[in-house]
Context: one part of a larger RNA
RNA sequence: CGUUUGAUGCUUGAAGAGGAGAUCUUCCUAGUACGAGAGGACCGGGAGAUACUGACCUCUAGUGUUCCAGUUAUCCUGCCAAGGGUAGUAGCUGGGUAGCUAUGUCGGGAAAGGAUAAGCGCUGAAUGCAUAUAAGUGCGAAGCCCCCCUCAAGAUUAGGCAUCAUUUUUCUUCGGAAAUGAAAACUCCUUGUAGACUACGAGGUUGAUAGGCUGCAUGUGUAAGACCAGUAAUGGUUUGAGCUAAGCAGUACUAAUAAGUUGAACG
Numbered sequence: 001c002g003u004u005u006g007a008u009g010c011u012u013g014a015a016g017a018g019g020a021g022a023u024c025u026u027c028c029u030a031g032u033a034c035g036a037g038a039g040g041a042c043c044g045g046g047a048g049a050u051a052c053u054g055a056c057c058u059c060u061a062g063u064g065u066u067c068c069a070g071u072u073a074u075c076c077u078g079c080c081a082a083g084g085g086u087a088g089u090a091g092c093u094g095g096g097u098a099g100c101u102a103u104g105u106c107g108g109g110a111a112a113g114g115a116u117a118a119g120c121g122c123u124g125a126a127u128g129c130a131u132a133u134a135a136g137u138g139c140g141a142a143g144c145c146c147c148c149c150u151c152a153a154g155a156u157u158a159g160g161c162a163u164c165a166u167u168u169u170u171c172u173u174c175g176g177a178a179a180u181g182a183a184a185a186c187u188c189c190u191u192g193u194a195g196a197c198u199a200c201g202a203g204g205u206u207g208a209u210a211g212g213c214u215g216c217a218u219g220u221g222u223a224a225g226a227c228c229a230g231u232a233a234u235g236g237u238u239u240g241a242g243c244u245a246a247g248c249a250g251u252a253c254u255a256a257u258a259a260g261u262u263g264a265a266c267g
Base pairs, nucleotide, nucleotide: 001154005165006164007163008162009161010160011159016151017150018149019148022050023049024048025047026046027045028044034039052108053107054106055105056104060102061101062100063099067095068094069093070092071091072087073086074085075084076083077082113145114144119139120138121137122136168179169178170177171176184262185261186260187259188204189203190202191201192200209255210254211253212251213250214249215248216247219243220242225238226237227236228235229234
């Protein structure tokens, strides 16, 4: 820009596009059919596995640049105690929430249908026989078309459904011009399940969108201070204490204020 009024939401899915499509072992049937024996099935049914692939984080295992604790050297806060800085803009060490992950968990390639290939047939002449073929007609593959998953109406054949809005005034040379500005959208703002930017999603006071606060969860592992024991190092009690990121709830305390822009009829 188009889809011939403008929008919001939900959809259909076309000889449209993409993806997927794998394989093995073992058990039963059955040591059966077959075979002198050795050996050893078709058909049918069950179980498991490998690789590949999708999603996810309950478990297991990582990461988790500061969530908690320990600790060395040195400097600082006058000193003790308690803290802070630096040692890799993580000092080192032991753990670790959310998120992101695999080595972890769950799932997938199932079944059915159609037309066929090689191949195998039925009926059957030309050619009184024969012949799967000439007329006619059937079976038959991990392959083809469907089925399964995803996208998809620029599918210009531009589809369908529901809902919302399509207003008013002035001037006019009657062609039009000016003003108003519906539904809705955008700008702007708070933001995350999204993200390089954009886009997308949740919200903007008729509000839980983010921060804060409160509670909980989780992690760390018994804070500081005081008291007690000990010459002291240190230990004990208060105490599963104190602190606790991204998690889960509640709560308008803070910030989403205010405002602006676009926006509708050819015949």
Large-subunit ribosomal RNA, domain VI from a Candidatus Omnitrophota bacterium, 267 nucleotides, folded computationally. It was read from a public genome assembly. Its Rfam family is "Bacterial large subunit ribosomal RNA".